[in-house]
RNA sequence: CUCUUAUCCAGAGAGGCGGAGGGACCGGCCCGACGAAGCCUCGACAACCGGCUGACCUAGUGUCAGACACGGUGCCAAUUCCGGCAGAGAACAUCUGGGAGAUGAGAG
Repeated sequence: CUCUUAUCCAGAGAGGCGGAGGGACCGGCCCGACGAAGCCUCGACAACCGGCUGACCUAGUGUCAGACACGGUGCCAAUUCCGGCAGAGAACAUCUGGGAGAUGAGAG
């Protein structure tokens, strides 16, 4: 980087360095000198994978359920901030599906 698959209306910030951008892209709308991005330290949230416990039969490093937070990620403004394409609709309301994106796990 590509593919497969699951999830995305919940949750959770302080300090130091830094010094103007950030919210993927485009449009909108926001956040930002009462300090953006980035880096570091500590903390929190969550529970995808590993590890742990139990049940089941197909007996596989299987499936399902549960507890925990020990290990590997992730994450800590706003629903993934909202929309972008298609359909329903009188409608720039609203709803449904999709696309794109993010994260985990697996494969190449």
Model confidence (mean pLDDT): 87 of 100. This is a predicted structure of a 108-nucleotide RNA (SAM riboswitch aptamer (S box leader)) from an Anaerolineales bacterium.